Overview: The prediction has a mean pLDDT of 82. The RNA shown here (transfer RNA) has 72 nucleotides and comes from Paralemanea sp. The organism belongs to Paralemanea, within Eukaryota. It matches the Rfam family "tRNA". Rfam classes the family as a transfer RNA. Its family is annotated with triplet codon-amino acid adaptor activity in the Gene Ontology.
C1' cells in the first nucleotide's frame, strides 16, 4: 500500500434482504430476613462518527475512525 471481518446498555450479546431494539450478568428500588445472601417484582441504561437513499435505516449506499485478519 491492497483485500476481507467486526463496532448495539457498565460487560457479553440477539435482531428472515427496512416497520415498537432483545436477553443474561451487573446497577438502583421494593417484598421476603433480626441482618446479609438467595429468590421474586419493578426501574434506569445502548445502535462507533458524518453524509446519502427511503414515508420509514441498527439493517441498504458512500466516506471517516478504531480494532482483528489475509496478501505484498
Nucleotide at each position: 500500500g491492497g483485500g476481507g471481518g467486526u463496532a448495539u446498555a457498565g460487560u457479553u450479546u440477539a435482531a428472515g434482504u427496512g416497520g415498537u431494539a432483545u436477553a443474561a450478568c451487573a446497577u438502583a428500588u421494593g417484598u421476603u430476613u433480626u441482618g446479609c445472601a438467595u429468590a421474586c417484582a419493578u426501574a434506569a441504561a445502548a445502535c462507533a462518527c458524518a453524509g446519502g437513499u427511503u414515508c420509514g435505516a441498527a439493517u441498504c449506499c458512500u466516506g471517516u475512525u478504531a480494532u482483528c485478519u489475509c496478501c505484498a